[in-house]
Context: one part of a larger RNA
RNA sequence: AUCUGGUUGAGGGAACUCGGCAAUUUAGCCCCAAGCCUUAGGUCUAAGGGGUCCCUACUAUCGUGGUUGUAAGAUUGCGAUAGUAAGGUUCAAUAACAAAGUCGGUCCGACUGUUUAACAAAAACUUAGCUGAUUGCGAACCCGUAAGGGCUAGAAUAAUCGGCGACGUCUGCCCAGUGCCUGUAUCUGAAUCUCCUUUUCAAGGGAGCGAAGGACAGGUAAACGGCGGGAGUAACUAUAACUCUCUUAAGGUAGCGAAAUGCCUUGCCGUUUGAUUGACGGCCUGCAUGAAUGGCGUAACGAGAUCGACACUGUCCCCAACCGGAACCCUC
Numbered sequence: 001a002u003c004u005g006g007u008u009g010a011g012g013g014a015a016c017u018c019g020g021c022a023a024u025u026u027a028g029c030c031c032c033a034a035g036c037c038u039u040a041g042g043u044c045u046a047a048g049g050g051g052u053c054c055c056u057a058c059u060a061u062c063g064u065g066g067u068u069g070u071a072a073g074a075u076u077g078c079g080a081u082a083g084u085a086a087g088g089u090u091c092a093a094u095a096a097c098a099a100a101g102u103c104g105g106u107c108c109g110a111c112u113g114u115u116u117a118a119c120a121a122a123a124a125c126u127u128a129g130c131u132g133a134u135u136g137c138g139a140a141c142c143c144g145u146a147a148g149g150g151c152u153a154g155a156a157u158a159a160u161c162g163g164c165g166a167c168g169u170c171u172g173c174c175c176a177g178u179g180c181c182u183g184u185a186u187c188u189g190a191a192u193c194u195c196c197u198u199u200u201c202a203a204g205g206g207a208g209c210g211a212a213g214g215a216c217a218g219g220u221a222a223a224c225g226g227c228g229g230g231a232g233u234a235a236c237u238a239u240a241a242c243u244c245u246c247u248u249a250a251g252g253u254a255g256c257g258a259a260a261u262g263c264c265u266u267g268c269c270g271u272u273u274g275a276u277u278g279a280c281g282g283c284c285u286g287c288a289u290g291a292a293u294g295g296c297g298u299a300a301c302g303a304g305a306u307c308g309a310c311a312c313u314g315u316c317c318c319c320a321a322c323c324g325g326a327a328c329c330c331u332c
Stems, first nucleotide, its partner, number of pairs: 002326008011317002015315001020312001028052005037042001039166001053088002056085013089093001101310007108302002113125002129164007141150003167297004172227003177224002179220005186215003193208006228246005255289001256286001267283006
C1' cells in the first nucleotide's frame, strides 16, 4: 500500500452525488403551547419551548402513631406524593443501556392486509362499497361416464359468475359491426318417415313433412367496443357565438389536461435558484385525455414515486490519527 469492521475530527456545512446513498442529528417521562386541513373521528408525541440529580426550608394532600377534647376538631412525631423558593456538584443529572429528525408541495393507491421462498413489496393483488348477469330449489353453478356428491342443516336480505373499487360529486352520445336476449306469418334448412319412379329386387332419382341454426323483426353499452372532415363569416388585426357543405351507428358531453398519458418539447407565462431539461401554479395548439376498460376531487394512511425547506453531519472541500479482522511480504 489492498480489502473489510469501527472510533474521533479544526473551519466550512450537501459545495458530494442520478439522488443527503451512507452516517450523524432527534429520542424516555412531566409541563406549557396547540397551527393548516378535516369525513369533526383525526392530524397529534403537530411544530416550537421549558424541566429532569443532591441538600435544606415552607405549603398542600394522604398514610400511620402520641397528647388534648364528650364530639367536631386542635397540636405534634415519622413517612410518601405534589408544588414553590434558596443553595450544591459535573463539560454534561432520561449523564450508561434503551429511546422519533422535523416540516411543506405534487403524483399514485382510500385505509389495515397480501405478493414474485432465493435479484421486484409496488402505483400490482385483496378489501368494504357500487353495479351487471344467471338462478323458484329435484335451482343456477361445480366435480363425476354414471350412480352420486359439493354449494346446502342454505332458499332471492340467498347462491353462483363478471366488472369497478372507501367516501364526495357525477357517470354524456352511439345497437351500424361483433356478442347476448326476445320474437318469428314467410324463406332456407340433415337424417329418419310418407308418396312417386327407372317392368320386379337392391342401389339410385324426385316430391312432401320439417328440429336446432340462419335469413327476417326487435331489444341490450356498469356487453366487446366506438365517439369526423372541408369552407366562409363580426366596424384595426386576430378569433369565430353564426352560416354552408361532405359524411357517420353516433360524431367526445361534464370534467381534467405538455399529465405515470404531449411527438414537436428544455411548449409559453409565473413562482422557486446566483444559475433549474427539475418541482409547483396557470394556459390549451389533447401527435394519441375522458367518464364503473370509470372521470374529477379527497381528510387519514404508505419501508411507494418526486420536488423543496430547517436542523444535522467526514457525503464533500481534503483528508488525518487511532482500534480490530482478512489477505500479502519478511523473519523464526
This is a predicted structure of a 332-nucleotide part of an RNA (large-subunit ribosomal RNA, domain IV) from an archaeon. Its Rfam family is "Archaeal large subunit ribosomal RNA". Its family is annotated with ribosome and structural constituent of ribosome in the Gene Ontology. On this family, see Yusupov et al., Science 2001: "Crystal structure of the ribosome at 5.5 A resolution". The RNAcentral record of the full RNA draws on ENA.